[in-house]
RNA sequence: GCCGCAUUCGUCUAGCUGGCCCAGGACAUCAGGUUUUCAUCCUGAAGAUCAGGGGUUCGAAUCCCCUAUGCGGUA
Numbered sequence: 001g002c003c004g005c006a007u008u009c010g011u012c013u014a015g016c017u018g019g020c021c022c023a024g025g026a027c028a029u030c031a032g033g034u035u036u037u038c039a040u041c042c043u044g045a046a047g048a049u050c051a052g053g054g055g056u057u058c059g060a061a062u063c064c065c066c067u068a069u070g071c072g073g074u075a
Base pairs, nucleotide, nucleotide: 001074002073003072004071005070006069007068010027011026012025013024019058029045030044031043032042033041051067052066053065054064055063
């Protein structure tokens, strides 16, 4: 240089044959309950418009293009 893969809440991830409201779950965080207190357990809340930009479409996390970062392959 070329080819391929990955990028989604603070962290790990599901969703990737386009449309199930407000992108779901676990851990963590916060609040409340339980407990003499802590831990455990229970309940609830907040938290990502999906790496950035553009395009296609009535509609994009999902399809296409470019860019960035990381990983792998190749001479």

Predicted 3D model of a 75-nucleotide RNA (transfer RNA) from a Bacteroidales bacterium. Its mean pLDDT, the model's own confidence on a scale to 100, is 80. Its Rfam family is "tRNA". Its family is annotated with triplet codon-amino acid adaptor activity in the Gene Ontology. Taxonomically the source falls in Bacteroidales (Bacteria, Pseudomonadati, Bacteroidota, Bacteroidia).